Small-subunit ribosomal RNA, 5' domain from an uncultured prokaryote, 505 nucleotides, folded computationally. RNAcentral holds the full RNA, with entries from ENA. It matches the Rfam family "Bacterial small subunit ribosomal RNA". Model confidence (mean pLDDT): 85 of 100.
Context: one part of a larger RNA
RNA sequence: AAUGAACGUUGGCGGCGUGGAUUAGGCAUGCAAGUCGAGCGAGAAUCCCCGCAAGGGAGUGAGAGCGGCGAAAGGGAGAGUAACGCGUGGAUACCUGCCCCCGGCUCCGGGAUAGCAGCGGGAAACUGCUGGUAAUACCGGAUAAUGUCCCCGGACCAAAGGUGUGAUUCCGGCCGAGGAUGGGUCCGCGUCCUAUUAGCUUGUUGGUGGGGUAAUGGCCUACCAAGGCGAAGAUGGGUACCGGGCGUGAGAGCGUGGCCCGGCUCACUGGGACUGAGACACUGCCCAGACACCUACGGGUGGCUGCAGUCGAGAAUCUUCCGCAAUGGACGCAAGUCUGACGGAGCGACGCCGCGUGCGGGAUGAAGGCCUUCGGGUUGUAAACCGCUGUCAGUGGGGAGGAAAUGCAUGGGGGUUCUCCCCUGUGUUUGACCGAUCCGCAGAGGAAGCGCAGGCUAAGUUCGUGCCAGCAGCCGCGGUAACACGAACUGCGCAAACGUUAUUC
Numbered sequence: 001a002a003u004g005a006a007c008g009u010u011g012g013c014g015g016c017g018u019g020g021a022u023u024a025g026g027c028a029u030g031c032a033a034g035u036c037g038a039g040c041g042a043g044a045a046u047c048c049c050c051g052c053a054a055g056g057g058a059g060u061g062a063g064a065g066c067g068g069c070g071a072a073a074g075g076g077a078g079a080g081u082a083a084c085g086c087g088u089g090g091a092u093a094c095c096u097g098c099c100c101c102c103g104g105c106u107c108c109g110g111g112a113u114a115g116c117a118g119c120g121g122g123a124a125a126c127u128g129c130u131g132g133u134a135a136u137a138c139c140g141g142a143u144a145a146u147g148u149c150c151c152c153g154g155a156c157c158a159a160a161g162g163u164g165u166g167a168u169u170c171c172g173g174c175c176g177a178g179g180a181u182g183g184g185u186c187c188g189c190g191u192c193c194u195a196u197u198a199g200c201u202u203g204u205u206g207g208u209g210g211g212g213u214a215a216u217g218g219c220c221u222a223c224c225a226a227g228g229c230g231a232a233g234a235u236g237g238g239u240a241c242c243g244g245g246c247g248u249g250a251g252a253g254c255g256u257g258g259c260c261c262g263g264c265u266c267a268c269u270g271g272g273a274c275u276g277a278g279a280c281a282c283u284g285c286c287c288a289g290a291c292a293c294c295u296a297c298g299g300g301u302g303g304c305u306g307c308a309g310u311c312g313a314g315a316a317u318c319u320u321c322c323g324c325a326a327u328g329g330a331c332g333c334a335a336g337u338c339u340g341a342c343g344g345a346g347c348g349a350c351g352c353c354g355c356g357u358g359c360g361g362g363a364u365g366a367a368g369g370c371c372u373u374c375g376g377g378u379u380g381u382a383a384a385c386c387g388c389u390g391u392c393a394g395u396g397g398g399g400a401g402g403a404a405a406u407g408c409a410u411g412g413g414g415g416u417u418c419u420c421c422c423c424u425g426u427g428u429u430u431g432a433c434c435g436a437u438c439c440g441c442a443g444a445g446g447a448a449g450c451g452c453a454g455g456c457u458a459a460g461u462u463c464g465u466g467c468c469a470g471c472a473g474c475c476g477c478g479g480u481a482a483c484a485c486g487a488a489c490u491g492c493g494c495a496a497a498c499g500u501u502a503u504u505c
Stems, first nucleotide, its partner, number of pairs: 001504003005501005012355006018348002025311003029308003034069003039066002047059001048057003076266003085191008094183002099179002102176005107141004116131006147156003161171002192238003199229003204226008241263004245256004268289005291302004319345001321344003327341001328339004358388004368379004392446001394441005401434002407428009449494005454475003460489005470477002
């Protein structure tokens, strides 16, 4: 000098940050991923019409279902990992949904199934049978190059519609080519301690054939060869996510990796695949295990290392808050819906910074305290007292801005006539929370402590104690006048803080 700090005493306000470092221990409760009716069928309730009623009809349209996209992002944590994990510089045998550009296509058919209806099983979770229905769900055929394969003759591969009065033109679908973005894989170099770890290795090292993958490869397999690594530290053991950075330092270096950003890894523990452009998938599935919960004992359910919150352990770390107004994301033509991402507020002097706790005058140097050589000195212009100000806090009121887009209404211009797109004018709509600043009221009123005073080191006197009680970072103080213990007064240092402890330089 520094800290994600803690502890002690004290504590007025604000801004910006920051806050589970230990048990990757266990978790009650709520929320954290949905959306689309302009893909599809069906359709409760309400309202409207006809009807005396029963009932019928049209529109609206909840909840659920099929289907699409998303759920692989965003958010959390650092257990594992000494490794191509990360950093840096290269390489290519590869993939890439949504987005952009270009070329071409979008024809004809079919059978199911959920929802639904009927009948069942079960305490529940859930589930069975029969009937029947739709699609941008599924399947067949056609078309077929610039695509794929090829023995160069040829062979093979696709699609889906929707909206709307009206579509080659809006929103989509399919094939191919390119781009962009993101990723996979490989390599050079760098990356802690330990030799009281010296030898390690059999898919091991290489080859051939085959398999597998988006793709190279012992990645896997059969066969063949006997290799490969190592004192320039293999193998083993310990510890540890890595970097940008951060702390310190004149630098070299040393220490560190919390918040923020990039990468990696993990998601109760272990294993596995499915779906998909992408996962071996935090709030998906299956199996095993431990733990916990429900049960009608037959059987089921769960996974906060998301945001809050709770118990435990600990020196120690916060609200079961508000809002989608902004930024961003998912879906949607859009309106919009969802979003504990995020924006805010709350708590903690945990950190940094700023402000205040008044200002001027005031000597009979009051009283009181302390000291005294008893004369006085000091506290001390300090107080009282007089005059003034009004920061902050308090109280009443106004309020810029964070809001520009989008949407709606309307006008003009352009692109090709359009439901589409672009530019532009006017009006109108949207603030959870914060609030600069302004006006008024009141009144010095509500706001100072902590450590130290032997030397190092700035600041000393008196009393008490008597190697006791105690102090102490080092040297060292205390055994009867202690500037070192305790108290008082005084002083010194810092100040909403001051000290102590721990750790780094």